This is a predicted complex of two RNAs, RNase P RNA and transfer RNA, with 459 nucleotides together. It holds a member of the Rfam family "Bacterial RNase P class A". Rfam's curators write: Ribonuclease P (RNase P) is a ubiquitous endoribonuclease, found in archaea, bacteria and eukarya as well as chloroplasts and mitochondria. Rfam classes the family as a ribozyme. Model confidence (mean pLDDT): 76 of 100.

């Protein structure tokens, strides 16, 4: 120097003029909401973005969990608040390598599927062949043996080699897979290591399933308050208070049941609560709303995600919806032109992907261009 | 904001769950029929299943991610 791989960051700077939201102060104006104005503080992400999970907070269910159903997730061990997230490992596959990739639990617990081709797709089965036997018109044909070799498939039941044999076959040995037990290291997955077993039942589980282990439901247009306005309309369903035991079902006391039908019954009818639905009416305000699993340093533990305990910092809150505009300089980049080059002049982009909307961890997905560490190959010098 | 769906021939729709040569009805197109034309009869063409990636021998179905659309949800009484 070229060629990579991984991590971590930045994502224009200054500096001046005019603007915008928000807060604290101060001055005027208004009975008050507020309005104006003048200092001074803040004011968009690295993903604010998809809404794919995880949790906070809320309101509804149930309040006693558990079973069921449904839906998720899935190699081990750990970190979190929790996760489908992260970290260290094991096992597969790729790369020379640094490094990357895996939804990676069960297929001898049952079901079901393997399409077209093939003789056979799952339990063994023979089409071409290949062997011994009889025949025979010499082209073949039968009975019987076999699974080596060909051929169909995405897959045809260990490979490889020697031996053996009528031809073959784990039919007999080697070595490599494979399979249950044993012994050894490891918290574990899972490694390793001797002898034994002649090979015993392929795939798919992102097909139902089966083991484990996880989850009530909905969302801030949740939810609570307050105003303006109406045909303050109609309909349909529930529902009697208060107190005490008990987890509940529930039971036991009190008072006397909202009103009215001659009554402390039944039944009805009206009022009152709540729900939904027709029909109407307003498109107002506040709250929820930012001190939270916060952030920035270093330090201690921890291989590492993380934890801890100190300091220190206050830092966006809009509601058609702020957070921009312009000039100048500088820098990156490109493009025209000069020059032997350094470089000097002019122009263009003056930026990419993109914008908070209760909040937070987390993954995905987009994004011009740069910066820095660390490692890995190669070719040159010393 | 927040949540439920859709995309298969020009148009509307079916297969998807339970994976194995993409189908239906109008629309094209050729013939017959008619003096012509429409209707009718008969026969044909015409699809990179919205894109991309994995699972599987095999995806229109199965998971994942993107990408266009389309629909619902405010308050009071």
């Nucleotide at each position: 120097c070229c060629a990579g791989u991984u991590g971590a960051c930045c994502g224009g700077g200054c500096g001046g003029c005019c603007g915008c939201u928000u807060c604290g102060c101060g001055g005027g104006g208004g009975u008050a909401a507020c309005c104006u104005u003048g200092c001074g503080g803040g004011g968009a992400g690295g993903a604010a973005a998809g809404u794919c999970c995880g949790g906070g907070c809320u309101c509804c269910a149930u309040c006693g969990a558990a079973a069921g159903a449904c839906g998720g997730u899935g190699c081990c061990g750990g970190c979190u608040a929790a996760c489908g997230g992260c970290c260290g490992g094991c096992g597969g596959g790729g790369g020379c390598g640094a490094c990357c990739c895996c939804a990676g639990g069960g297929a001898a617990a049952g079901u079901g599927c393997c399409a077209c081709a093939g003789a056979a797709a799952g339990c063994a089965a023979a089409c071409c062949g290949c062997c011994u036997g009889c025949c025979u018109u010499c082209g073949g044909g039968c009975c019987g043996g076999c699974a080596a070799g060909g051929g169909u498939g995405a897959a045809a039941g260990g490979g490889u080699g020697c031996g053996g044999u009528a031809a073959g076959a784990g039919c007999g040995c080697a070595c490599c897979g494979c399979g249950g037990g044993c012994c050894c290291g490891g918290c574990a997955a899972c490694g390793g290591g001797a002898a034994c077993g002649g090979c015993a039942u392929g795939g798919c589980a992102a097909a139902c399933c089966c083991c484990a282990c996880c989850g009530g439901g909905a969302g801030c247009a949740a939810g609570a308050c307050c105003a303006a306005a109406u045909a303050g309309g109609g309909g349909u369903g529930a529902c009697g208070c208060g107190g005490a035991a008990g987890c509940a079902a529930u039971u036991c006391c009190g008072g006397c049941c909202g009103g009215u039908u001659u009554u402390c019954g039944a039944g009805g009818c009206c009022a009152g609560u709540c729900a939904c639905c027709c029909g109407g009416g307003u498109u107002g305000g506040u709250u929820g709303c930012a001190u939270g699993a916060g952030g920035c340093g270093g330090c201690u533990g921890g291989c590492a995600a993380c934890a801890g305990a100190c300091g220190u910092c206050g830092c966006a809150g809009a509601u058609g919806a702020a957070u921009g505009g312009c000039c100048g300089c500088c820098a990156c980049g490109u493009c025209g032109g000069g020059g032997a080059a350094a470089c000097c002049c002019g122009g263009c982009c003056c930026u990419a992907c993109a914008g908070a909307a209760c909040c937070c961890g987390g993954c995905u997905u987009a994004c011009a261009g740069g910066u820095c560490a660390a490692c890995u190959g190669g070719c040159g010098c010393u | 904001c927040g949540g439920a769906g859709u995309a298969u021939a020009g148009c509307g729709c079916a297969g998807c769950c339970u994976g194995g040569u993409a189908g239906c009805g109008c629309a094209c197109c050729u013939g017959c029929u008619u003096c012509g034309g429409g209707a009718g009869c008969a026969g044909g063409g015409g699809g990179u299943c919205g894109a991309g990636u994995g699972u599987u021998c095999g995806a229109a179905u199965c998971a994942c991610u993107c990408u266009a659309c389309u629909c619902c949800g405010a308050c009071c009484a």